[in-house]
Notes: THF (Tetrahydrofolate) riboswitch aptamer from a Clostridiales bacterium, 97 nucleotides, folded computationally. NCBI's taxonomy places the organism under Bacteria, Bacillati, Bacillota, Clostridia, Eubacteriales. Of the family's consensus pairs, 91% are formed in the model.

RNA sequence: UGCAGAGUAGGAAUGGUGCGUAAAGUGUCAGGGGAUGGGAGGUUGCCCCUGAACGAAGGGCUUUUAUAGUCCGCGGUACCCUUCCGCAUCCGCUGCC
Repeated sequence: UGCAGAGUAGGAAUGGUGCGUAAAGUGUCAGGGGAUGGGAGGUUGCCCCUGAACGAAGGGCUUUUAUAGUCCGCGGUACCCUUCCGCAUCCGCUGCC
């Protein structure tokens, strides 16, 4: 010098444990802020705050009758294990030449 590769935020699937189902959460829009491979840099992605509009699937059993327990569901629900996917560009790192 050349070739190959690993790793972020996060996403998906399986499983587990919860939360809600007396409606929080999720999703959408607007404004503001933040984090994001080891470094630079950065957003189509992610998170937080505020505001707005929208909006849901309950049922069985028990009896001590109440914001109760339990089972089966439901929610673009939360977290965790595992697997897979995963930062353009420059430098760095690992391997080979």